RNA sequence: GGGGGCGUAGCUCAACUGGGAGAGCACUUGAUUUGCACUCAAGAGGUUAGGGGUUCGACCCCCCUCGCCUCCA
Numbered sequence: 001g002g003g004g005g006c007g008u009a010g011c012u013c014a015a016c017u018g019g020g021a022g023a024g025c026a027c028u029u030g031a032u033u034u035g036c037a038c039u040c041a042a043g044a045g046g047u048u049a050g051g052g053g054u055u056c057g058a059c060c061c062c063c064c065u066c067g068c069c070u071c072c073a
Stems, first nucleotide, its partner, number of pairs: 001072007010025004019056001027043005049065005
């Protein structure tokens, strides 16, 4: 330098051929307990790596850039 893959909540990951952004753990509050833990209930937390384009509508399609992994040289 070139090919391929990945980037979504604090962490690990979903999201069916483009139509509601979600789960588990973690966090907060309450219940329970003498207290803590466990358990139960509720809640908060997201520029979907960044920018642009297509579309009525984009995590999803197209282009560029950044980072990581891998292969070739």
A computed fold for a 73-nucleotide RNA from a Candidatus Omnitrophota bacterium, annotated as transfer RNA. Taxonomically the source falls in Candidatus Omnitrophota (Bacteria, Pseudomonadati). Rfam family: tRNA.